[in-house]
Context: one part of a larger RNA
RNA sequence: GGCGCAUGGUGAAUGCCUAGGCACUAAGAGGCGAUGAAGGACGUGAUAGGCUGCGAAAUGCUUCGGGGAGAUGCCUAAUAAUCUUUGAUCCGGAGAUGUCCGAAUGGGGAAACCCACUGCUUCGGCAGUACUGUUAAGUGAAUACAUAGCUUAAUGGAGCAAACGCAGGGAACUGAAACAUCUAAGUACCUGUAGGAAUAGAAAUCAAAAGAGAUUCCGCUAGUAGUGGCGAGCGAAAGCGGAAUAGCCCAAACCAGGAAGAUUUUUCUUUCUGGGGUUGUGGGACGGACAACAUGGACCCAGGAAGGUUAGUGGAAUGAUCUGGAAAGUUCAACCAUAGGGGGUGAUAGUCCCGUACGCGAAAACCUGAAUGGCCUAGUCCGCACCCGAGUAGAACGGGACACGUGGAAUCCUGUUUGAAUCUGGGGGGACCAUCCUCCAAGGCUAAAUACUACUUAGUGACCGAUAGUGAAUCAGUACCGUGAGGGAAAGGUGAAAAGAACCCCGGUGAGGGGAGUGAAAUAGAUCUGAAACCAUGCGCUU
Repeated sequence: GGCGCAUGGUGAAUGCCUAGGCACUAAGAGGCGAUGAAGGACGUGAUAGGCUGCGAAAUGCUUCGGGGAGAUGCCUAAUAAUCUUUGAUCCGGAGAUGUCCGAAUGGGGAAACCCACUGCUUCGGCAGUACUGUUAAGUGAAUACAUAGCUUAAUGGAGCAAACGCAGGGAACUGAAACAUCUAAGUACCUGUAGGAAUAGAAAUCAAAAGAGAUUCCGCUAGUAGUGGCGAGCGAAAGCGGAAUAGCCCAAACCAGGAAGAUUUUUCUUUCUGGGGUUGUGGGACGGACAACAUGGACCCAGGAAGGUUAGUGGAAUGAUCUGGAAAGUUCAACCAUAGGGGGUGAUAGUCCCGUACGCGAAAACCUGAAUGGCCUAGUCCGCACCCGAGUAGAACGGGACACGUGGAAUCCUGUUUGAAUCUGGGGGGACCAUCCUCCAAGGCUAAAUACUACUUAGUGACCGAUAGUGAAUCAGUACCGUGAGGGAAAGGUGAAAAGAACCCCGGUGAGGGGAGUGAAAUAGAUCUGAAACCAUGCGCUU
């Protein structure tokens, strides 16, 4: 020096664990904000650094309920001082207080700061004062009436928030094995804006000789018919089966009334209000003739049965033996069960503890909301020919949307130019025409079935178990990096219980260690287990 064995050191794998995550399910909730939000700054405790709570009334105040013995939150002990069966701490409802910044709103500003005015005042202070829409009043130019403008009051808006919705804009990488039409994709992203959902929605719809009967969503139809440098790709609908179902109101004709204007009266025009009326086997108005007093209702108003949410509360049943540090394990003998879900307890507990099944419970606030009432809601025949949504339908040109790229291109939207008809009317049925069928545009509302989950509650997992699972199990969007936008960690485990090692010794009044003691164990001593690489020591063999 090598090999082997043993014992240590180092090191952190592995095993076990879970305080945290992840994904779902079922309910709830689906908003907060000028009555000042979200988010912060600074304060606030006897001693107080951080977290949590709270706000100069400051780890809290009042009140109404619950609860019942200790309490003054956590890291975090200790001492002091207090509170408490005259019910504290604690839990829930309602209320008060709520500095400063922040939409931030008296003006300014480098957020948490600086500087004001007006009114009132018990002289301590308190309140008001931004911009803007609407309504009203006052005032009031050029300019006579007026209007603009100005002022004031009342009332609304603003800002934040995870996804889902609708709308206005709208890429590129990419694919086409290059690339330009095309694709990606009306995606990402930007903007506006709303709701608990939104959008859509009661046929100027489909269909095809038979008929259906608003919309939305799902399964099929079907990767079909189509479309497509007929490339890459894109890609329906009718119909069928389901989920859920709900239908309504205006405009107009006509009648009545108000106001203004025109007008000699009469009347006309405009506008407002009320009645009337709402449809496609056309409907309605008007004139005449008849019939009838129902039926239904989603919004709104009243009502408040009953249920729920926000604290709680009752809640069955076991002992011994053995092993052990410890019994819930073993053995023996019992019991309860609408409860043998789960967690804890010194190992594995239905019967020890918390609970669980099943019952019960609210002074207060909130949610849902039945009955009932208000309110709204219906016709037939004959005549007449008044009404039935206009810069609209349609056309031409240019774009866009439709699965459909201009194509034979219907249908829908519209930038430009044009431009009808009123039921003897008008639209559609994929160029166009005829026949036939079908529907009634140019006004509006409408629950449910559908989408989503920042948030709350309960639960589930052939989900993770500390290099995993969230970036974050731990004071993490922290430390740290960056001018900034932004990027972004590492870091869990003594033991059943601190019983956390009194006392002695070495040492620097150290660090660390040796005894002693605790404990089942201390090679459990600041920590579970403790592999390997690597380092060392001892022994054996060998060169």
Description: This is a predicted structure of a 543-nucleotide part of an RNA (large-subunit ribosomal RNA, domain I) from Pseudobacteriovorax antillogorgiicola. The coordinates come from a structure-prediction model, not an experiment, and the mean pLDDT is 85. It matches the Rfam family "Bacterial large subunit ribosomal RNA". The source organism's lineage runs through Bacteria, Oligoflexia, Oligoflexales, Pseudobacteriovoracaceae and Pseudobacteriovorax.